[in-house]
RNA sequence: UUCAAACGCAGUAACUGACGACGCAAUGGGAUUGACCAUGGGGGAGCUGCGUGGCUAAUAUGCCGGUCGUCUGGGCGGGGACU
Numbered sequence: 001u002u003c004a005a006a007c008g009c010a011g012u013a014a015c016u017g018a019c020g021a022c023g024c025a026a027u028g029g030g031a032u033u034g035a036c037c038a039u040g041g042g043g044g045a046g047c048u049g050c051g052u053g054g055c056u057a058a059u060a061u062g063c064c065g066g067u068c069g070u071c072u073g074g075g076c077g078g079g080g081a082c083u
Stems, first nucleotide, its partner, number of pairs: 006052007015043002017071006026039004062076003
């Protein structure tokens, strides 16, 4: 001088759906050839900075939106290939 995991603070923040039950977890409109729109609220991974920390850890396939169930569709992160 640099620096992994993990943690804290601040900022920023994608995504935040449909049906049934629970429920304080919304309101209005629309859709089932669907799983959306608007407003509001709450959640929120991730990212950035600072601080603590101090290394044998890992070998992509993980994380996020009240809980459970049935589904739909995304975001972030990671790996690989190409330009």
This is a predicted structure of an 83-nucleotide RNA (ZMP/ZTP riboswitch aptamer (pfl RNA motif)) from Salinibacillus xinjiangensis. The organism belongs to Salinibacillus, within Bacteria. Rfam family: ZMP/ZTP riboswitch aptamer (pfl RNA motif). The literature on the family includes a 2015 paper in Nat Struct Mol Biol by Jones and Ferre-D'Amare, "Recognition of the bacterial alarmone ZMP through long-distance association of two RNA subdomains". Its mean pLDDT, the model's own confidence on a scale to 100, is 76.